[in-house]
Molecule: transfer RNA
Organism: Myxococcales bacterium
């Protein structure tokens, strides 16, 4: 320098042909318990990496930038 993949909740990850953004863990509240753990119930938590475009509608398609991993090549 070129190429491939990835970036979504605090963490790890889903999301079907473009059609209501979800799960587990964590946290908080409650139940249970003499207390706690475990278990059960519930809740909170999101600019889907930034920006732009296409579309009635974008996590999904296109362009650009940033970050990370890997592959190839060049110089030394």
């Nucleotide at each position: 320098a070129g190429g491939u993949c990835g970036c979504u909740a605090g963490c790890u990850c889903a999301a079907u042909u473009g059609g209501u953004a979800g799960a587990g863990c964590u946290u908080c509240g409650g139940a249970u318990u003499c207390c706690a753990a475990a278990u059960c119930c519930g809740a909170a938590g999101g600019u889907u990496g930034g920006g732009g475009g296409u579309u009635c509608g974008a996590u999904u398609c296109c362009c650009u930038c940033g970050c990370g991993a890997c592959c190839u090549g060049c110089c030394a």